Context: one part of a larger RNA
Molecule: small-subunit ribosomal RNA, 5' domain
Organism: metagenome
């Protein structure tokens, strides 16, 4: 000097962009943070209306209601969002294999989509229980469940070509699928006003093949400390066989061999997310790894596996502990390293906030819901950046301070006073952009059909959507009115004098100041620097 997620003193007007628990991965009260689909599917209410009976108690139709709701099934819930505790590892950067692999939804391409069955929970009806909840009886759906046909085509077997390799291909045998659901139609069938078993659009469903997209393994190369860690290792290193995995591999097992690493630092210990980056420096280093981006790893602590395309799964199960909490003591509920917030620990980190409008996810044909991702708004000078606290005139150099050599001399155009301006401020009014290439409606075209249907694309015109917000910004009107402070003045280092103190109180970054004239203590004038900040303090180059 120049940086900071800072801290502390003492100040403190305003706007804009960021930023905010580095400490105890300490333990949490309350809210909310994953839900959607009725174009998969069977049930299904209430209030309230309106009629009708009435023994005035009520009962009972219809609406409500293509309603709520809970069930059964699909998708999603493996993203998003947090935090860095473990880890010195192919964990991370970076360059490469994979003929040894796997991928839900999307895309393209071929084929298909037939016939059957039995059950369940919702429901209603029993019974056990404090509670969590567990049962016994009975009825029902389905794109849940499970059989039969078929086999373009996939797997395996055997037997063959090409190929260095498990790739690629040819035959034979064997073995393998499926599910419907919605609109409009009446050309064709079939009953006959029309509507399906019929047409015909849209989705979905299975079975293969590419394709994108994410992931798994391997591998060479790169980054910490300590030798006052010098030997380490039996699944330990190879092989062989089988198992196992989506796949390679002591991954697992049995059986052989005795090998494997190591002063190019094995083992052992300490510390530590890693990278883009980000600070500093001319650079070459060096230091860090807040925020935003990529990868990891974890989710109360330790193990499990299970559903799945994906997890060994934060707000899923299950087992052990620790903790807190309910209990009829028999047994049960919990996990904020999600957003706010609460105690604690701290030098020290913000509201229990609006909205889903815009991005973007998840569901959905779609209207839409659902989103503490994310828009934004409050907090805090924590940082950066920009703006004001007024301009211009004004000498009798006024009072008053303050120092004097008593002549003065600074304080100072500063002040008063005089002409102005209106940034901010304040008051009235008047207002966004962010929003439309998405959705609705209507109209025309276009594929496409038996067809001037429905969907579908493609254009036009309409019309509703704003949480920030009556916020930015604009106009007008008032009025200098409401906006400075902090450190330092001995040298380094810019900027001096009185007075008080008297090795005393004190100062101090280093060298030093202070014992009676202290520009270095303390106060005052004066003066320098910076300036809504301005010193200290830590940390790093």
């Nucleotide at each position: 000097g120049a940086a900071c997620g800072a801290a502390c003193g003492c100040u403190g007007g305003c706007g804009g962009a960021g930023u905010g628990c580095u400490u105890a991965a300490u333990a949490c009260a309350u809210g909310c943070a994953a839900g959607u689909c009725g174009a998969a599917c069977g049930c299904g209410a209430a209030a309230g209306u309106a009629g009708u009976c009435u023994u005035c108690g009520g009962a009972u139709u219809a609406u409500g209601a293509u309603u709520a709701g809970a069930g059964u099934g699909g998708c999603g819930a493996a993203c998003g969002g947090g935090u860095g505790a473990g880890u010195a590892a192919c964990a991370c950067g970076u360059a490469a294999g994979u003929g040894a692999c796997c991928u839900g939804c999307c895309c393209c391409u071929a084929a298909a989509u037939u016939u059957g069955g039995g059950a369940u929970a919702a429901c209603c009806u029993u019974g056990c229980u404090a509670a969590c909840g567990c049962g016994g009886g009975g009825c029902u759906a389905a794109u849940a469940c499970c059989g039969g046909a078929u086999g373009u085509g996939g797997u395996u077997u055997u037997a063959g070509u090409u190929u260095a390799a498990g790739a690629a291909u040819u035959a034979a045998a064997a073995u393998u699928a499926a599910a419907g659901g919605a609109g409009a139609c009446c050309u064709c069938u079939u009953c006959a006003u029309g509507a399906a078993a019929g047409u015909u659009u849209c989705u979905g469903u299975u079975u293969a093949g590419g394709g994108a997209u994410g992931g798994g393994c391997u591998u060479g190369c790169g980054g910490a400390c300590c030798a006052u860690u010098a030997g380490c290792u039996a699944g330990u290193u190879g092989g062989u066989a089988c198992g196992g995995u989506a796949a390679c591999g002591g991954c697992g097992u049995a059986c052989c061999a005795a090998g494997g690493c190591g002063a190019c630092g094995a083992u052992g210990g300490u510390u530590a997310g890693c990278c883009g980056a980000c600070c500093u420096g001319a650079g070459a280093g060096g230091g860090u790894g807040a925020u935003c981006g990529g990868c990891c790893a974890c989710a109360u602590u330790g193990g499990g596996a299970c559903u799945g395309a994906g997890a060994u799964a934060c707000g899923g199960c299950c087992c052990a502990g620790a903790c807190u909490c309910c209990u009829a003591c028999g047994g049960g509920a919990g996990g904020c390293a999600g957003c706010a917030g609460u105690a604690g620990g701290g030098a020290a980190u913000u509201u229990u906030g609006c909205g889903c409008a815009a991005u973007g996810g998840a569901c959905g044909g779609a209207a839409g819901u659902c989103u503490g991702a994310c828009g934004c708004a409050g907090c805090a000078a924590c940082u950066c950046c920009g703006c004001g606290u007024g301009a211009g005139g004004g000498a009798u150099g006024a009072c008053g301070g303050u120092c004097u050599u008593c002549g003065g001399g600074u304080u100072g155009u500063a002040a008063a006073c005089c002409u102005c301006u209106g940034u901010u401020g304040u008051g009235u009014g008047g207002g966004a952009a962010g929003a439309a290439u998405a959705g609705g409606c209507u109209a025309u075209u276009g594929a496409g059909u038996a067809a001037u249907a429905u969907g579908c694309a493609a254009u036009a015109g309409u019309u509703a959507u704003g949480a920030c917000g009556g916020u930015a910004c604009c106009a007008c009107a008032c009025g200098a009115g409401a906006a400075a402070g902090c450190u330092c003045c001995g040298g380094c280092u810019a900027a001096c004098u009185a007075c008080g103190u008297g090795c005393c109180a004190g100062c101090a970054g280093c060298c030093g100041c202070g014992g009676u004239a202290a520009u270095a203590c303390g106060u005052a004038g004066g003066g320098a620097g910076c300036g809504a900040g301005c010193g200290u303090u830590g940390u790093u180059c």